Small-subunit ribosomal RNA from an uncultured prokaryote, 1558 nucleotides, folded computationally. The sequence is in RNAcentral, with records from ENA. Its Rfam family is "Bacterial small subunit ribosomal RNA". Its family is annotated with structural constituent of ribosome and ribosome in the Gene Ontology.

[in-house]
RNA sequence: AGAGUUUGAUCAUGGCUCAGAUUGAACGCUGGCGGCAUGCCUUACACAUGCAAGUCGAACGUGAAAGCGGGGCAACCCGCAAGUAGAGUGGCGGACGGGUGAGUAAUACAUCGGAACGUGUCCAGUAAUGGGGGAUAACCUAGCGAAAGUUAGGCUAAUACCGCAUACGAUCUGCGGAUGAAAGCGGGGGAUGCGGCACUAAAGGCUUUUGGCGAAGGUGGCCAAAGGUGAGUCAAGAGCUUUUAGUGCUGCACCUCGCGUUAUUGGAGCGGCCCACGCCCGAUUAGUUUGUUGGUGGGGUAAUGGCCUACCAAGGCGACGAUCGGUAGCUGGUCUGAGAGGACGGCCAGCCACACUGGGACUGAGACACGGCCCAGACUCCUACGGGAGGCAGCAGUGGGGAAUCUUGGACAAUGGGCGAAAGCCUGAUCCAGCAAUGCCGCGUGUGUGAAGAAGGCCUGCGGGUUGUAAAGCACUUUCAGUAGGGACGAAAUGCAGAGUGUUAAUAACACUUUGUCUUGACUUAACCUACAGAAGAAGCACCGGCUAACUCUGUGCCAGCAGCCGCGGUAAUACAGAGGGUGCGAGCGUUAAUCGGAAUUACUGGGCGUAAAGCGCGCGUAGGCGGUUACAUAAGUCGGGUGUGAAAUCCCUGGGCUCAACCUGGGAACUGCAUUCGAUACUGGCAAGCUAGAGUAUAGUAGAGGCAAGUGGAAUUCCGGGUGUAGCGGUGAAAUGCGUAGAUAUCCGGAGGAACAUCAGUGGCGAAGGCGACUUGCUGGACUAAUACUGACGCUGAGGAGCGAAAGCGUGGGGAGCAAACGGGAUUAGAUACCCCGGUAGUCCACGCCGUAAACGAUGUCAACUAGCCGUUGGGGGUCUUAGUACCUUUAGUGGCGCAGCUAACGCAUUAAGUUGACCGCCUGGGGAGUACGGUCGCAAGACUAAAACUCAAAGGAAUUGACGGGGGCCCGCACAAGCGGUGGAGCAUGUGGUUUAAUUCGAUGCAACGCGAAGAACCUUACCAGCUCUUGACAUCCUGCGAACUUUCUAGAGAUAGAUUGGUGCCUUCGGGAACGCAGUGACAGGUGCUGCAUGGCUGUCGUCAGCUCGUGUCGUGAGAUGUUGGGUUAAGUCCCGCAACGAGCGCAACCCUUGUCCUUAGUUGCCAGCACGUAAUGGUGGGAACUCUAAGGAGACUGCCGGUGACAAACCGGAGGAAGGUGGGGAUGACGUCAAGUCAUCAUGGCCCUUAUGGCCAGGGCUACACACGUGCUACAAUGGCCGGUACAGAGGGCUGCCAACCCGCGAGGGGGAGCUAAUCCCAGAAAACCGGUCGUAGUCCGGAUUGGAGUCUGCAACUCGACUCCAUGAAGUCGGAAUCGCUAGUAAUCGCGAAUCAGAAUGUCGCGGUGAAUACGUUCCCGGGCCUUGUACACACCGCCCGUCACACCAUGGGAGUGGGUUGCAAAAGAAGUGGGUAGAGCUUAACCGCAAGGGGAGCGCCUACCACGGGAUGGUCAAUGACUGGGGUGAAGUCGUAACCAAGGUAACCGUA
Repeated sequence: AGAGUUUGAUCAUGGCUCAGAUUGAACGCUGGCGGCAUGCCUUACACAUGCAAGUCGAACGUGAAAGCGGGGCAACCCGCAAGUAGAGUGGCGGACGGGUGAGUAAUACAUCGGAACGUGUCCAGUAAUGGGGGAUAACCUAGCGAAAGUUAGGCUAAUACCGCAUACGAUCUGCGGAUGAAAGCGGGGGAUGCGGCACUAAAGGCUUUUGGCGAAGGUGGCCAAAGGUGAGUCAAGAGCUUUUAGUGCUGCACCUCGCGUUAUUGGAGCGGCCCACGCCCGAUUAGUUUGUUGGUGGGGUAAUGGCCUACCAAGGCGACGAUCGGUAGCUGGUCUGAGAGGACGGCCAGCCACACUGGGACUGAGACACGGCCCAGACUCCUACGGGAGGCAGCAGUGGGGAAUCUUGGACAAUGGGCGAAAGCCUGAUCCAGCAAUGCCGCGUGUGUGAAGAAGGCCUGCGGGUUGUAAAGCACUUUCAGUAGGGACGAAAUGCAGAGUGUUAAUAACACUUUGUCUUGACUUAACCUACAGAAGAAGCACCGGCUAACUCUGUGCCAGCAGCCGCGGUAAUACAGAGGGUGCGAGCGUUAAUCGGAAUUACUGGGCGUAAAGCGCGCGUAGGCGGUUACAUAAGUCGGGUGUGAAAUCCCUGGGCUCAACCUGGGAACUGCAUUCGAUACUGGCAAGCUAGAGUAUAGUAGAGGCAAGUGGAAUUCCGGGUGUAGCGGUGAAAUGCGUAGAUAUCCGGAGGAACAUCAGUGGCGAAGGCGACUUGCUGGACUAAUACUGACGCUGAGGAGCGAAAGCGUGGGGAGCAAACGGGAUUAGAUACCCCGGUAGUCCACGCCGUAAACGAUGUCAACUAGCCGUUGGGGGUCUUAGUACCUUUAGUGGCGCAGCUAACGCAUUAAGUUGACCGCCUGGGGAGUACGGUCGCAAGACUAAAACUCAAAGGAAUUGACGGGGGCCCGCACAAGCGGUGGAGCAUGUGGUUUAAUUCGAUGCAACGCGAAGAACCUUACCAGCUCUUGACAUCCUGCGAACUUUCUAGAGAUAGAUUGGUGCCUUCGGGAACGCAGUGACAGGUGCUGCAUGGCUGUCGUCAGCUCGUGUCGUGAGAUGUUGGGUUAAGUCCCGCAACGAGCGCAACCCUUGUCCUUAGUUGCCAGCACGUAAUGGUGGGAACUCUAAGGAGACUGCCGGUGACAAACCGGAGGAAGGUGGGGAUGACGUCAAGUCAUCAUGGCCCUUAUGGCCAGGGCUACACACGUGCUACAAUGGCCGGUACAGAGGGCUGCCAACCCGCGAGGGGGAGCUAAUCCCAGAAAACCGGUCGUAGUCCGGAUUGGAGUCUGCAACUCGACUCCAUGAAGUCGGAAUCGCUAGUAAUCGCGAAUCAGAAUGUCGCGGUGAAUACGUUCCCGGGCCUUGUACACACCGCCCGUCACACCAUGGGAGUGGGUUGCAAAAGAAGUGGGUAGAGCUUAACCGCAAGGGGAGCGCCUACCACGGGAUGGUCAAUGACUGGGGUGAAGUCGUAACCAAGGUAACCGUA
């Protein structure tokens, strides 16, 4: 940076499509590792479960029901803490953090400013922190309830609550004054005071232990005895208690510190409010607004304000887009782009809004509050049916929706937040981990060597090529992953201990600094390092016709399929599918979706409007835009400097950190903006002042179908009356309808009426356009000319607006001659609702009023300036010449033609621009749908104006080029017509074809250019066809093996092929191994195919056409396709030649060269010839001889417009003439340019591909190609007297001949037979030429014409004439008496006519190819038919007129309009309604009441209740609007080969086409 696609090709216009970058992506295939990011875009859908906001005992009263420990089987019990957890009162925080984007188009956001505000915690300052009071939860008791919960009574505390005192500040004020606070908690100290507790000492008292003494009673035991208990008392001890003293601990006061509390001032940060500017689409939304806009008073708020209220005024907004509708969170930024722009707003950051939906307030410094409250609604859950509970758009997670988006993880270690003095607690914020290739970045999947170029695959021209150094092999390495070992950073603090400083009375305590010390890691099985083993564990995806890098084979056969666009696929597909190979990218690759780009395809940068889409039909004019000249002043625009701001992140530059990078991070720049200030003053603007060149006014003239009105005129048509006059008139391509004997047409006179104005008349005039045409008058608009004067920018354009506006049409009323939609009739026609003809109504005309459109066109908006000329013409002015006219020069305003520069895609335009510029307006953005639908405005209606979408196509369109074509034009040619001659078409037969038939009638050829064609010759063969019998390496070729010479005789069976048997025979070469040829058998490679495709091909051929054309090189012109040359003037058979010419040359064709024929010469002279000489014969070149002639066959000559005259251009050439055998290419032949027809041929041959392989091949015999209701082509023979028949007589040329031609002679009526001479041919034979000529006959008839057909008898060929040969003889004797429409050949030795020969061939021509004999007529001419050539013109054709193409109808599908309506969303207006809440009212007639006052009655105040204002939801009435749906219906689009036409279109498209209207 461009590319593909409209065309046969070209240029330009114009749309569609592609290549790039990007993404919160999804899907398909695939998937090794790591780092860093990112991850519900859809249902602001509904949510189970867990967690996400608590904390403080250093505010308070309480206090286990939790935890830990112990016992116990368990229930349970005990213990632990200088009183732990929980609950409650109280404080702070739940307004932060986190989520989402529903709403919102402005109460938002962004940027810049502003004044009338608030502010908890925090910082700084000032002043305080005094003294009282009454309650209440928790708790206890009792009650109600399923629960949630709740009621009553009783007890109690505070940093809870309420007064009193005080008031540096503060608030109010009438300046006198008035009002208004508080709370304590914790640490330390031990001088002083008051308590408490413990210990010690002393004294007193009480209790008790032990010892001694010891009464009475009772109980138990024993066989019995002994003994024990025991009141009271004495001594000693212990304990308790009281008092005093002392010591220690501790509380209060006190001192001090810290944290609080109160009032207030200021700050910081945060928040509230206001202005300006910016901020999507729709005008098919144009008017909107009543608290609306402003003022005053009042209320309300933290604060301004209609924020609210009462009154007053009537304003406010809007084309610079109000209002309404739709859509949307905004920004920093992100993506793209060279930029300007365009699109977007996910992550991150700032702001806003929201928290199930709607409404509301409370508390508070802050909320109208995501995890608070109240009400209403929907939904879900619990319920004992009475009533309750809930809100993931917090983190995970679930269901649903969807193409689609993660774990019900770990930790508070770090950062941050809340509470707390702190320890600490809480924290889904956060930090981490998990899942996902979702993205970006990095790494790896090995490295080197290795040619036998392995094997395999694929292709192949069979040689090979390619995969491919790729693999294997050999030698190395070990990143990553794996295993083992080691192993950081992220940790700073806090606490504790010591020291210092501050505070203090203080060495306590506290705060700070510092030193030491004890600890704190979710991540972490980490980063990183080392070792070990082994190439070991690690590559795919898309594409390969062009765009676009990359090609072959196979399969398929318009099928299956592909496709982004163009387009591939119908038997050789680089486009489908597979494979091999290649290309691109790579842990990814493709597809889909989306945005920007390319797209200058909305054009500011940076487009256009004559014909491609696009100038309003025209002027006037409002708003707006733009505006001549001079000087002063201003400083809004403009330019420069400064200042503030433009958050951070991002982008960019430059450093740093992860091994690099992505990523992170420091600094800078930038943020193109806004505000403010200072300066400059050229230009623009605003203010004021001048000027005259723009514009205008005045004066004098000029031309004119300019407009309107009134009047007048003649010609013509028609009608009416009258006259003359008679049979037609009229009309057409030709006719008819029509008119006319009731007198038309024609002609003369008179009259009526309407419309239009001949000549003049002119690319002449006038007008803005539409338009305007007899004459006169009146009124009136504009233009131009000349000269001067005046005004002083008064100008240009012009969205809306209002006006004018052909024809047709509409309304009302007139008028109506001609013309003439509709309509009627006649023609034409397949039809003819047309064209043509005869009639004819609206209308055309006038007046008034509508309509408002046209191909309203110069397809060209208006105005102004500038930029070569030449020639006309109209209206003026000036000048020169002239007797005048006139002519010429010049100037100005129009109107035309040509043309330079320039412009344009080209055509073309070109001072009347489409050139160069400026100002303003209108309009365009692919074709169709469609100037349509819906809506609106206008209209009486018709309709006009405004004006879409769905859907569909890849084009539609412009200009020019080359062809082709034309029922376009011009010129020319041809047996093309015409003029002639003879035919065909009718008959019979021959032959070919179609059709039909058949077992088969083999195949091909099909307008000219198939049809007596392939076929120069089908009885078998040919033969390819049919039915049948047979063979399978084969009838034929090559190779291999074995046997055998080859070959040959005979017999049998059979239709034969074939099969069986049999006889003879052993050859040639040799280095003795064998070999060559041939035969038989076997094996497999292969043979074979007239099977298909002539639309895969070669070759050959036909045709246009023996027409005169077809091209190239260089140059030139054109942007280009292309043109020129090759056209033009002449001429020719001819692109033949001449002249001219931006062309000059050349090639293939034409002509000539070649063959033949016509004349002469030379040479030669047998088989040919015979003039002269000689011989001979009945006759004959028969013989000698000759070389003259003919002839033969070689070579030459000759003809060239060369000569003369004329015409022509002094040319080419033509006409005439001479000479000549021949005269203008002498006649004939061969020779066929570039190309066309997918022309013909695969069955001549060759050949690619496909198909068959015991058959689609081979062999055999028989049949068929020869059929026969019919149709056609080509011929033969005729229809007769220019003839038939009979007899006689004459003259050719060119051929052929040994498997042959066959003589003489004999036989046969004849076909023919016998015979055998000659001839390998100028020698012999075929071989008698026939028509002609002479004579005779027939006499116009189905014949003495004609010969078909049939019967009989034969001949010949051949293995064989039945299907199915030819010929002969005898007999038979059909149709046919010159041929309808139509059609063919021929221009001179031609037509016509007559015979002869040859090829093929055994035989079999009326065909074919040749040969000669006899031998005409006509051509005025180019109008017409056909074909062709050149030039030109039109074209919508290019498969090229056998083209293209339109509409209705029928069928299918698609989207859409209307539609009785139906259901829904949204919204307006007017009423009613009124939950919760807030404001107000009430209390003397509802109820309750702690703090203050009080003489105790009460008062003051408060609460509940009630009333009222506002108001959400919900309900009804009536409108607007939006999307959906709807029987039926309208048109539109797309479809295969349908139907009807060709009436519409392209050529003069066969009636030129088109526009508006009916």